[in-house]
Molecule: transfer RNA
Organism: Aureoboletus raphanaceus
RNA sequence: AAUUCUUUAAUUUAAUGGAAAAAUCUCUGAAUCCGAAUCAGAAAAUAUCAGUUCGAUUCUGAUAAGAAUUA
Numbered sequence: 001a002a003u004u005c006u007u008u009a010a011u012u013u014a015a016u017g018g019a020a021a022a023a024u025c026u027c028u029g030a031a032u033c034c035g036a037a038u039c040a041g042a043a044a045a046u047a048u049c050a051g052u053u054c055g056a057u058u059c060u061g062a063u064a065a066g067a068a069u070u071a
Base pairs, nucleotide, nucleotide: 001070002069003068004067005066006065007064010024011023012022013021018054026042027041028040029039030038047063048062049061050060051059
């Protein structure tokens, strides 16, 4: 330099164009003499900017970060 791939919650993974799901973590409560474990509940995310579409995590383009291969 060229080609290809990936980016979703604090972390690890789902969701094949139709109201973004769960586990761990965090917080609150219950329980306990006090904790741990357990139970119930809550908060928390589609890398960014555009385009297509009635509707985009999904399709298209650019940018950013990362990875692989070739030279």